[in-house]
Context: one part of a larger RNA
Formats: sequence, C1' cells, structure tokens
RNA sequence: AAGUAACGAUAAUGCGGGUGAAAAGCCCGCACGCCGAAAGUCCAAGGUUUCCUGCGCAACGUUAAUCGGCGCAGGGUAAGUCGGCCCCUAAGACGAGGCUGAGAAGCGUAGUUGAUGGGAAACAGGUUAAGAUUCCUGUACUUUAGCGAGCUGCGAAGGGAGGACGAAGAAGGCUAGGUCAUCCAGAGAUUGGUAGUUCUGGUUUAAGCGUGUAGGGAGUGAACUUAGGCAAAUCCGGGUUCACGUUAAUCCUGAGGCGUGAUGACGACGACAAGGCUUUGGUCUUGUUGGAAGUGACUGAUGCCCUGCUUCCAGGAAAAGUCUCUAAGCGAUAGGCCCGUUAGAACCGUACUCGAAACCGACACAGGUGGACAAGUAGAGAAUACUCAGGCGCUU
Repeated sequence: AAGUAACGAUAAUGCGGGUGAAAAGCCCGCACGCCGAAAGUCCAAGGUUUCCUGCGCAACGUUAAUCGGCGCAGGGUAAGUCGGCCCCUAAGACGAGGCUGAGAAGCGUAGUUGAUGGGAAACAGGUUAAGAUUCCUGUACUUUAGCGAGCUGCGAAGGGAGGACGAAGAAGGCUAGGUCAUCCAGAGAUUGGUAGUUCUGGUUUAAGCGUGUAGGGAGUGAACUUAGGCAAAUCCGGGUUCACGUUAAUCCUGAGGCGUGAUGACGACGACAAGGCUUUGGUCUUGUUGGAAGUGACUGAUGCCCUGCUUCCAGGAAAAGUCUCUAAGCGAUAGGCCCGUUAGAACCGUACUCGAAACCGACACAGGUGGACAAGUAGAGAAUACUCAGGCGCUU
C1' cells in the first nucleotide's frame, strides 16, 4: 500500500420467546422464500468414529458463537435367511513334472487360484439418545446331523440332460402407483358466503401356505432294437411297432387374482396420570390405555408374465449345485426315497457419510463421482413450470 481488496453461487429473510457475560447466525414458535428425476430417500466404492449424549470455546469455522463434521469424556454397530466367508467357474495370475535359455529367467500341461457372473432359505409390525430384514412380537422358510416309522438296488472324480445366456421390434394380460367416489371421525368461526353437490383428516396391512388363471412351450406314453456317447448303461442319441391325440390329449412353465395368514397388527381421534411453560384460556413432553371406517370404479407403468413371442446377422461364457445312467464294488445293523421328531447353522461386516463440509480435487473448494426409488396439475416426456413427502435459506 491499507484497515484497502476479499469474506467462495443474488434460494431471503422477518418477528416473538428461551439460554447466555454477550444472540443477525444456537434452540423453540409463527410467517415468508428455495429444491422437489432433487438441494428428497436407500445402497456400492472411498472415508474410518465424522454417529449419540454430557461438559467446554484457546485453536479450527474466512465474522460473532452460548453452536459445530472443533476440544475433552462417556456411550453406540447384536443375523441360519442381508453381504462376505463357503461350493463353482471367466478373463487374468501362479504353476508339480515338461520345453527353452550361458544364466537371471521365460513359456506352459495336470492342477491351484481368481467375481464384476452361477449356486438353499424372511416377511409385517413395534422399539433406542444413537442398531435393526440383525433386538422384541406375530407368522414363516432352508439346510445338515442324530433318532423313530414305512417303502426300497444302491453306488463316481465317468456318460447324458439341465444350468445356458445375442440384438432389435411388437402385441396382449397384469400389478405397484395414482385419481375419484363410498364409508368413518370431526368442524361451524372476529370477515362476504357456509347445513350443502360444504370443509378437514383417515380409508393401511407382508412373506409364507392353498388354489392354478391370462398366457407360453413340447406331441405324449409303452414295447422292441441299435456301428454312436473312449469301458458299461435300464440314461442320452439313431431306428421300428402299438395306444392316445392332432379344433386336441398329456406334460412342463406361468404373472396376477381369490382364500388364508389376520378374532392379529396398524389406524384419524381420544381418555387417564406425572412433569415443564403459562397471559390460568391453555399448550408441550413422557408413560399407561381405548380405538371408527378400512369398500368400489376408472386410470396405469420404463415394473412382472418375459431367460417368453416375432424378425435379423454380427450367431451371442464356463463350471458347480440339480436330475438321471451305469463301472469297480457292496448286497445289509450299509445305502436310497419319504414322513415325524430332536439338535445345530460357526466366523467377518453391520454406527455415520455417500450428486457430499465426512470420497477424489493442498481448503467446510460454484469441479468430478457407479447403482436403486420416481407422487400431483399442465405436458409426448425422467423436458419445462408450480407443488406432495421430505429437505433446506447456501457461516459475515
């Protein structure tokens, strides 16, 4: 220079009360404003206690601070079913033997490993200052082992089936959601209108179990035979005959609906008790407790049926779990199927943030950051505008 520039989105604040040494900024209330395919809600990654409570205000916070993602102390993360671990494999990595190289080492078979993929099973309500598909209540489901009853050819690291998959397009059937009505409860005013075609609020309920629908797919069953499936096979594949059926039968698949779950839960709104504030009219908090209606129509998804259907060429993972067949073997106190019952289901993660003041950007930085949810009116629409729920007014 200079007490100058600046104090980081122009979404916006104002008033009353409280606390306090002190209040524009903290808490409570009222009004106003902003976002609303987000500036709301839930996850993954990353962060690693930032979460909640009490006590603080030196420093940190671009101002003050009684406040804080700050300091100190205490508390907080509960699982057979969510995710991992586990079983399985992909690219890739490693790699017994092996090949190559002067060597260090490189490559690579069997194999081991490796999710971003495949593989068993849980929902609704309640509850904490802070956890919940984890606790509690109610109602379920899966799997393994033991025991018991009944029936019985079982057996794999092998064979076969299945798992098992592209893109685009179109139609139908549904549901979530929404809207209106119905029904239930309440309202009548300091104001122009207000007993009706008025106003306000509510009208919610899962998995599972039973039924097997709209729809989609394949002809189905039996007997005989067989150069294939590295051996075998009753399995798969090929062949022949018969029966049923071809407007179909039989089997497989399949949303939704309905019933049950639920004589339950939830539920607007009350009642009682205690405490705080009070202008004595009330109002707020906590605990206990009662509890109405809970139906119909229309609309309607990008969700489900659908891993479906149609078309096309660029021709669209693997392996295990699963079903089945036999080999070696065993032939019964074994093993298999099914029912019942008893017991088990360990370990790790779980707080909080996550279009951000908590991650990546040296910062409480107008930048960047994968997925899910998707209300109303107008609209083709997830555009745009205004609004629900919810959240904020961006720290001078």
About this RNA:
Large-subunit ribosomal RNA, domain III from a soil metagenome, 396 nucleotides, folded computationally. The prediction has a mean pLDDT of 85. The full RNA is in RNAcentral, with records from MGnify. Its Rfam family is "Bacterial large subunit ribosomal RNA". Gene Ontology terms of the family: ribosome and structural constituent of ribosome.